Predicted 3D model of a 71-nucleotide RNA (transfer RNA) from Streptomyces venezuelae. The RNAcentral record of the sequence draws on ENA. NCBI's taxonomy places the organism under Bacteria, Actinomycetes, Kitasatosporales, Streptomycetaceae, Streptomyces.
RNA sequence: AGGCCCGUAGCUCAGUGGCAGAGCGUCCUCCCCGCCGGAGGAAGGCACGGGUUCGAUUCCCGUCGGGCCGC
Numbered sequence: 001a002g003g004c005c006c007g008u009a010g011c012u013c014a015g016u017g018g019c020a021g022a023g024c025g026u027c028c029u030c031c032c033c034g035c036c037g038g039a040g041g042a043a044g045g046c047a048c049g050g051g052u053u054c055g056a057u058u059c060c061c062g063u064c065g066g067g068c069c070g071c
Base pairs, nucleotide, nucleotide: 002069003068004067005066006065007064010024011023012022013021018054026042027041028040029039030038031037047063048062049061050060051059
C1' cells in the first nucleotide's frame, strides 16, 4: 500500500430515505415512617467533512477510530 465488516443515549443493541427507539443505568415526583418493591415523568445520541435528494442515521466519496483477512 490492498480487501471485508463495524461506528446510533452512560452500557448493550434495534431502526436503513419521511417526527430517532427499546432494555439496563441516571435524575425528579407519587405510593411507603424508611428500606425493598411498584407507578408516572424527565434529561441524554446517529464518529467527522463533502456530495446526491424536496428530504439523509439510511445512498455515494473522503477522513478518523475499532476488528478481521491476505501479501